[in-house]
Context: one part of a larger RNA
């Protein structure tokens, strides 16, 4: 100097405490090990893999398996020649694909050019192997407060001081002091949303007042509100009071919508794990080149004695079910959303207005509030499973899609040992939207918005990190 310590001081952080709600037991979803398999493609493996790469495995996507074809090959160029291309066919075939046959160009300076075919021959191609040869991205410590440079200085040197010390603070934030004085990457702040008001603008948004009206801001009108969207203003410990040299701290202070970082994001320093990715791309090097390449069918990625991660639904009465009835924001939409009406129980069909959308859809928001019923039971909870009858996408739903009606109605009485998350509009509960997408295995992911709590005495104690000190047979 640095790691380390069941060393020592000092401090943080849902780290433990105090709460609330879960995992671990049941069914199912889904991802991994494992086994299986002709193949169940690859990778990802403590924390920091396991609803992860995949923000959609029916074919495709695909990379794997079986089988069937092609060898300058699937794409682009140069290209001697040739006249094709195109378009109708047949054969054979799962298909690719391979053999065939008939019709047929244009412009022209008549050289020869468009196009198209193609020897040979330069150049392919490879999701083969090497993330421990790389770039570039990327997780983690850790959004923690660190990690360094010139110049002096001090030591033989390594390296040291600054950066330590006394205070403070969310922060190597500041403030005092001092062989240091300065300075850089970080911290904060400049940037977005959000909460308040002002100006300015007023249609597709709004509707106080006036007026019509078919009762719909539906029409004249109006810019007040509300919103919508630019541009300002506003928070700075500025004001008081106490403590303090000061930086700060503390007050059921004052004014303020907002108060001491108002709240939330984006923003990740030197490095560390030879941490991840050669399967996003790139690339060095090895291997392959009638095949590890490229076409296609069909199968497989969906297997199932079983173990383990993430989730959903549940066990019910703060409930479950019928009927009325309210109040949302973000977002979608022309290969598109798709309204009334009309027909079915329905899932959906027919229909097609109106919208390139503050105009028209999507699109009834659910918990909730009113009433009504069940009465503690494997039930009117619970909805797995299975049988049968459909409906949509799609060339095809057999392997292997959702959905919807009937029928069935299985575990399951709240969960060992152990473990997880969260300190405010959080948690918990409740529903809406989107991206991928013909459909969809979404109970995922990423957002919206609606109800809306407890708890926090305190740092001994488990984890994990910052600093100073201190022992070390380690580096």
């Nucleotide at each position: 100097u640095g790691a380390c310590g069941g060393g020592g001081g000092u401090c943080c952080g849902c780290a433990c405490a105090a709460g609330c709600g879960g995992u671990g037991g049941a069914g199912c979803a889904u991802g991994u090990g494992g086994u299986u398999u002709a193949a169940u493609u690859c990778g990802a493996u403590g924390a920091u893999a396991c609803g992860c790469g995949a923000g959609g495995a029916a074919c495709c996507a695909u990379a794997c398996c079986u089988g069937g074809g092609c060898u300058a090959g699937a794409a682009u160029g140069c290209g001697a020649g040739u006249g094709c291309c195109u378009g109708u066919g047949u054969g054979u075939g799962a298909a690719a694909g391979c053999a065939u046959a008939c019709a047929u160009u244009c412009c022209u300076u008549c050289g020869g050019g468009a196009c198209a075919c193609a020897a040979a021959g330069c150049a392919a191609g490879g999701u083969g192997c090497u993330g421990c040869a790389u770039g570039g991205c990327u997780g983690u410590c850790g959004u923690c407060a660190g990690c360094u440079c010139g110049u002096g200085c001090c030591g033989u040197g390594a390296g040291g001081u600054g950066u330590u010390g006394g205070g403070u603070u969310a922060a190597g934030u500041c403030c005092c002091g001092c062989a240091a004085c300065g300075a850089g990457c970080g911290c904060a702040a400049c940037c977005c949303c959000u909460a308040u008001c002002u100006u300015c603008a007023g249609u597709u948004g709004c509707c106080a007042g006036c007026a019509u009206u078919u009762a719909a801001g539906g029409u004249g009108g109006g810019g007040a509100c509300u919103c919508u969207g630019a541009a300002g203003a506003g928070a700075c410990u500025g004001c008081c009071g106490g403590c303090g040299u000061a930086a700060g701290c503390c007050g059921c202070g004052a004014g303020g919508a907002a108060g001491g970082u108002g709240g939330g994001g984006a923003u990740g320093a030197u490095g560390u794990c030879a941490a991840g990715u050669c399967a996003u791309c790139a690339u060095g090097g090895c291997c392959u080149u009638u095949a590890u390449g490229c076409c296609c069918a069909g199968g497989g990625c969906u297997a199932c004695a079983c173990a383990c991660g993430u989730g959903c639904u549940a066990c019910a009465a703060u409930g479950g079910c019928c009927g009325g009835u309210a109040c949302a924001a973000c977002g979608g939409g022309u290969c598109g959303c798709g309204a009334a009406g009309c027909u079915g129980u329905g899932a959906a069909g027919c229909g097609g207005a109106g919208c390139c959308a503050a105009u028209c859809c999507u699109a009834u928001a659910a918990a909730g509030c009113c009433g009504g019923u069940c009465u503690c039971a494997g039930u009117u909870c619970g909805g797995a499973u299975u049988g049968g009858a459909g409906u949509c996408u799609g060339g095809a739903a057999c392997u292997c899609g959702a959905c919807u009606c009937c029928a069935u109605g299985a575990a399951g009485g709240u969960g060992g040992a152990a473990u997880c998350g969260c300190u405010a509009g959080u948690a918990a509960u409740c529903g809406c939207g989107c991206a991928u997408c013909a459909g969809c295995c979404a109970u995922g992911g990423c957002g919206c918005g609606g109800u809306g709590a407890a708890u926090a005495c305190g740092u001994u104690c488990c984890c994990g990190g910052a600093c100073c000190u201190u022992g070390u047979a380690c580096a």
This is a predicted structure of a 475-nucleotide part of an RNA (small-subunit ribosomal RNA, 3' major domain) from an uncultured bacterium. Its Rfam family is "Bacterial small subunit ribosomal RNA". The full RNA is in RNAcentral, with records from ENA.